RNAcentral holds the full RNA, with entries from SILVA. Predicted 3D model of a 350-nucleotide part of an RNA (small-subunit ribosomal RNA, central domain) from a metagenome. It matches the Rfam family "Bacterial small subunit ribosomal RNA". Its family is annotated with ribosome and structural constituent of ribosome in the Gene Ontology. Its mean pLDDT, the model's own confidence on a scale to 100, is 90.

Context: one part of a larger RNA
RNA sequence: CUGGGCGUAAAGCGCGUGUAGGCGGCUCGGAAAGUCGGAUGUGAAAGCCCUGGGCUUAACCUAGGAAGUGCAUUCGAAACUCCCGAGCUUGAGUUCUGGAGAGGGAAGCGGAAUUCUCGGUGUAGAGGUGAAAUUCGUAGAUAUCGAGAGGAACACCGGUGGCGAAGGCGGCUUCCUGGACAGUGACUGACGCUGAGACGCGAAAGCGUGGGGAGCAAACAGGAUUAGAUACCCUGGUAGUCCACGCCGUAAACGAUGAGUGCUAGGUGUCGCGGGCUUUGACCCCUGCGGUGCCGCGGCUAACGCAUUAAGCACUCCGCCUGGGGAGUACGGCCGCAAGGCUAAAACUC
Numbered sequence: 001c002u003g004g005g006c007g008u009a010a011a012g013c014g015c016g017u018g019u020a021g022g023c024g025g026c027u028c029g030g031a032a033a034g035u036c037g038g039a040u041g042u043g044a045a046a047g048c049c050c051u052g053g054g055c056u057u058a059a060c061c062u063a064g065g066a067a068g069u070g071c072a073u074u075c076g077a078a079a080c081u082c083c084c085g086a087g088c089u090u091g092a093g094u095u096c097u098g099g100a101g102a103g104g105g106a107a108g109c110g111g112a113a114u115u116c117u118c119g120g121u122g123u124a125g126a127g128g129u130g131a132a133a134u135u136c137g138u139a140g141a142u143a144u145c146g147a148g149a150g151g152a153a154c155a156c157c158g159g160u161g162g163c164g165a166a167g168g169c170g171g172c173u174u175c176c177u178g179g180a181c182a183g184u185g186a187c188u189g190a191c192g193c194u195g196a197g198a199c200g201c202g203a204a205a206g207c208g209u210g211g212g213g214a215g216c217a218a219a220c221a222g223g224a225u226u227a228g229a230u231a232c233c234c235u236g237g238u239a240g241u242c243c244a245c246g247c248c249g250u251a252a253a254c255g256a257u258g259a260g261u262g263c264u265a266g267g268u269g270u271c272g273c274g275g276g277c278u279u280u281g282a283c284c285c286c287u288g289c290g291g292u293g294c295c296g297c298g299g300c301u302a303a304c305g306c307a308u309u310a311a312g313c314a315c316u317c318c319g320c321c322u323g324g325g326g327a328g329u330a331c332g333g334c335c336g337c338a339a340g341g342c343u344a345a346a347a348c349u350c
Base pairs, nucleotide, nucleotide: 003322004321005320006319007304008303012318014201015200016199017198021194022193023192025088026087027086028085029084030083033081034080035077036076037075038074039073040072041071042070049065050064051063052062053061054060091191092188093187094186095185096183097182098181103177104176105175106174107173108172109171110154115149116148117147118146119145120144121143125136126135162169163168206247207246208245209244210243211242215241216240220236221235222234223233258317259316260315261314262313263312266295267294268293269292270291271290272289273288274287275286276285299306300305323350324349325348332343333342334341335340
């Protein structure tokens, strides 16, 4: 000496469930595979090292010794790891009580608004823009009142509020259903952590079949602008956006920060639950647990910043990186109806 790293420089799989594997709490006993010690055998010769000898010396040659980190056999040790047995409760889980929540699925219902249709009033404009025009309107528009149809989205509440593993989730009611949290005793007794493969979920767009279609709106058409204007602005407008079922499997899928556990000053706000105090009333105040923000010490960091929700101090397991371009491409394979996705180079060049 026996790599260094992954918030922003290259690098955390989009997220979960979990197989193999890796890793794994406290106590006692046993065994002795790993581990440690002794002995014996072996570890060819030459070489290296030590002590001598031979060529006048040296190189070179030569004798003896040592070494040979290893292996095997055998005798021991038992702290640690493994294994076997017995036990424990703090890790993990179960039960009970309680409240919080846009967590998921299904059905039904509601009001506001846009558009359209019908009817009433009413008359010449309306609309749109920087200004205009395309456009709509004397076949009665715009405005206004009433009635109806239909689709989509749910103002206020609404909040660095809540829930979910992530994607994501927001009107109301009912039904079905998942998870988390707090409290209290009891119970199980390490049942745990991670997770290559695998399997599942996965915004938007896109695809297939069938429906639906109010508003919005790629493409497209027209009007403007302009040197041009395949744009920005305006008038229209089809896929699509919505529903059912089936695909696709991607994203600045971001906290650009994998998961788990323990430890390491505080201050302040907020959400859920509990205890104390209060007049056993909320509030205030003190305090415990779980979440979510801000500020900040030691420490870390190239800096920015992070800082008990760590990017600090440690351990376990997985994934990933190794100069730029070529390239997330070619080829091959697997998947897909397709679009394409996943895996993934090289020549060459700087």